[in-house]
RNA sequence: GGGCAGCCAUCGCCGAGUCCCCGUACGGCGCGAGCCAGGGGAGCCGGGGAACCACAUGUUCCCUGGGGUGAAUCGGGUCCCUCUCCGGAGGGGGCCGUAGGAGACCUUCCUGCUCCGAACCCGUCAGCUAACCCGGUAGGCGAGAAGGAAGGAAAG
Numbered sequence: 001g002g003g004c005a006g007c008c009a010u011c012g013c014c015g016a017g018u019c020c021c022c023g024u025a026c027g028g029c030g031c032g033a034g035c036c037a038g039g040g041g042a043g044c045c046g047g048g049g050a051a052c053c054a055c056a057u058g059u060u061c062c063c064u065g066g067g068g069u070g071a072a073u074c075g076g077g078u079c080c081c082u083c084u085c086c087g088g089a090g091g092g093g094g095c096c097g098u099a100g101g102a103g104a105c106c107u108u109c110c111u112g113c114u115c116c117g118a119a120c121c122c123g124u125c126a127g128c129u130a131a132c133c134c135g136g137u138a139g140g141c142g143a144g145a146a147g148g149a150a151g152g153a154a155a156g
Stems, first nucleotide, its partner, number of pairs: 011142004018042005027036003043137006053127001065125001066122004074097003078093006100116004105152007
């Protein structure tokens, strides 16, 4: 000097997932300050739920449940497994694209680069939706690629 791993503090990023109080006289941990579980409130996010509005649009037949959180959808090869009426169907892995999303004060636009493009839930039910009702407030990360225009904010 460099690499890997862990801990503490600080700053920051994605995300609704933050803040305050009790907990602290009683549960767990700690010598202790205190921390955690748990409870309450504010803020934030999401769902359900009238009227009005929207939704039927040549006919028939066949196939297919539908919906929600989230950026995370859709498509094309390829490999494996199972079933098969041998036509194919279903599931999984990986690859290439893609709707879409993120990238250090904020918003919009243009150009450009990098990355993500998962997972889960309801259970045959859901358009919108005042009143009203219900739920969530986790988790992950330390990568940086910015330039320009306009308007703010902040600082001086």
A computed fold for a 156-nucleotide RNA from Streptomyces mobaraensis, annotated as c-di-AMP riboswitch aptamer (ydaO/yuaA leader).